[in-house]
Parts: sequence; C1' cells; structure tokens
RNA sequence: UGGGUCGGCCGGACGGCCGCGUCGUGCGAUGAGCACGCCGAGGAACGUCCGGGCUCCGCAGGGCAUGGUGGUGGGUAACACCCACCCGGAGCAAUCCGCGAGACAGUGCAACAGAGAGCAGACCGCCGGCUCCGGCCGGUAAGGGUGAAACGGUGGUGUAAGAGACCACCAGGGGCCGUGGUGACAUGGCCCGCUGGGUAAACCUCACCGGGAGCAAGACCAGACAGGGGAUGUUGACGCGGCCCGCCGAGUCCCCGGGUAGGUUGCUGGAGCGGCGCGGCAACGCGUCGCCGAGAGAGAUGGCCGUCGACGGAGCCUCGGCUCCCGAACAGAACCCGGCGUACAGGCCGGCCCAUUCG
RNA sequence: GGGGCUGUAGCUUAGUGGUAAAGCCUUAGUCUUCCAAACUAAUGAUGCGGGUUCGAUUCCCGUCAGCCCCUCCA
Repeated sequence: UGGGUCGGCCGGACGGCCGCGUCGUGCGAUGAGCACGCCGAGGAACGUCCGGGCUCCGCAGGGCAUGGUGGUGGGUAACACCCACCCGGAGCAAUCCGCGAGACAGUGCAACAGAGAGCAGACCGCCGGCUCCGGCCGGUAAGGGUGAAACGGUGGUGUAAGAGACCACCAGGGGCCGUGGUGACAUGGCCCGCUGGGUAAACCUCACCGGGAGCAAGACCAGACAGGGGAUGUUGACGCGGCCCGCCGAGUCCCCGGGUAGGUUGCUGGAGCGGCGCGGCAACGCGUCGCCGAGAGAGAUGGCCGUCGACGGAGCCUCGGCUCCCGAACAGAACCCGGCGUACAGGCCGGCCCAUUCG
Repeated sequence: GGGGCUGUAGCUUAGUGGUAAAGCCUUAGUCUUCCAAACUAAUGAUGCGGGUUCGAUUCCCGUCAGCCCCUCCA
C1' cells in the first nucleotide's frame, strides 16, 4: 500500500422563532385560563420468539399425559442468552459455522432406478461343470452398471476364479492398563480381524426444567339502573390449561333487556446509569463516589428560518481540488427488566491475519 | 397494549415425507342456423428466506401479510 476478518461507538450539529405533553411555582377566585421553570423516544422503543419481576387464581399439592432444553465447565434473578474450553467442518491465516446426548434398548422409514435396500444381493462380467451350442446348474462381491446410500482401503499370499480366508501397512470400533485435565476430552502402551451406514427438526430412551392467566392483571372510591327467561349444580358445579387423585364449597354458563363510558392506585428509583479501585482469561461479581433520564384518554415529543453539513447528481480543470443542485436511513415508548431475532442512509475508532514493496 | 389463528391455481377447498388433486372461472375446439347446456383439451398454485433429510405443502427456525378475541356494574 492492497485485500480480508472481528469488535466497539455514533446515527445529523449549532442558533433563532412558533407550538405540544406531564409536573412544580406564581397570578387569577379554589374555576376557565395565563406566565415562568424542569424534563420529554430508540439502538432497535419493532417482531412478541424466549426468560424473569409484579398481580390475581384459597394453597401452588401428587401422579400421568404433554411441552421445552441437550458437548463440558462457569456467569446470571432466570433463560433457548453470554463467556471460556472441547469435538467436528470451512479457510493459507486471522476467524467463522454447528438443534453438538443416545441409532449394539426397542419399533419404524428409505419413492423412482436397480438383479439386489435390511439376519443383503448373481443383471453384465470372471471361474468350474454339463450341453441339443439356444442355454442350464454351481461358485464368486475383485471389475462394470443402478442409486442419495450396495456390507472398510491399498498391496501381497492364496485360489478354478475369488473373498479378512490369511499377511503387512493405513482408517475405524471394542476391551484392559497408564499420564494430563474439575470436566467434555486429549495422549501413550498391549490385546481382539471385531468391520457398512443414514434418519431421533420419525416414534422413542436418558438427564434436567416447567401450575395457569396476564397491568384491558389486580386494589380502592364515587355514581347510575330493572329486571326477565333457559340450562346445570350439595349425587359437589365453577375454580384447576388436558385427565385422575387431593383441596375448596355455591354458584356457573347462555339469551333478551337496563345502567355506566368517572376518579385514585398499580406507575416507574430500577437485577438502574456513569466514574474509579479490586477479584476473574472472560462473561461477570464486589466495594466506593456521583446522578435522576418520558410516563399519558389508545392520542404529546413537532414545524419554519439561517449557518454548517455525510451520501448522491451535474460541470470545470493544474487530478485532487473548485462551483452549482439536492438535503439524512430504519423506525417510534404505554407495567417494568434481561436476552434473541429482524430493519437500518451513512460515518468514526481499534485489534488481528494474508500478500507485496522499502529499510 | 395483551392473547390467539390462518396463508395451496383468479375463487372455494383436498393433500400427515415420495410426480400437488378436485369443483367453479378463463381460453380453444366439437355440436347448433345462432345462443345456452353438454363433451374434449389447455393455461394456471404450496406467502417469502434458510435449515434437517437422498427427498419438504407436510418437520424446525426466521420473516411478511391477513383475520379474530380481550372494559366495568346489576
């Protein structure tokens, strides 16, 4: 210098004018309203895919069913998330990807093609025998062909031809004994010719985890009205997602009709944010100091002007500058957090790897 | 805001791992003097992107679109 790879951060800036929402103070009469002041969207507020807090279901109970997770060790309130490591794969490398337990517990599936697809299999070929010379019988999985997949690989011995039938090496598997590691696992020695697989995002097995509903949950206050019919239920309904047990104990459901579209709370100070120190490879934890950053009716968070402006377009030339035009992506809180996933104009910073050149 | 469901031809539906089926519609032909009906034939689809598998409408993940339900008192 060029290319690659990974991580972090920002995501229009400044000023003026006008406006919107909550809250506070003041004026006004305590009302309507007015003035001033503080604060006022995001990295994803999004999708609602996971996990929690919180609230109610009397308790949150047992079994079955069912759902989820799935290398190992940590982190965490918890997780399907994060970190580190192991194994497998891709890459020269940095690095990336992996729903990464079990297919000798059992059951199943594999269309078409092909001779044969599940305790394998003779279509062609090869070899032996017979022959009426068309072929038939037997042996053979080394060669061909089919297929996504055809029962270790290479070489030799052997044989009628062949074959782990036997031998050497290689690959895999199993058993025994060590070494290192918390562990997944790695590695070494000896023995056994033991030798096809795939699928569990098919049923299933193993280990672990999970009660349900959701702030329109729930609590309090005020106010209005008008009840009627049916079904079911103390032989136990509803509750309690599916079934059974256990618990509870009087309502529950449907239709018609009526009333109300109010207030307060839950509600935002929290697994919070920032700085520093310590422990840890890291995720993260501990200590200390500082800060308060929206909270609504389902509804606010904007507009205009000026200067600067990334990207883009046009033109000019001295080839990296000048002039003009345009003027910023995805999106937008609603009980709150931790993640994941997805969308995103563009910009900034840093680590590492490879190639080349120069010293 | 919260919860749930569904995407297959132009429309309505089938299809539970192995060539995607049917009815209506459209087009063309036959029949008819013409039209209708009938008959024959044709066109045409798994919302999109990945993954598992030899193979996906089907199983898994993500995404997009559409639809439905949810206040209180008696």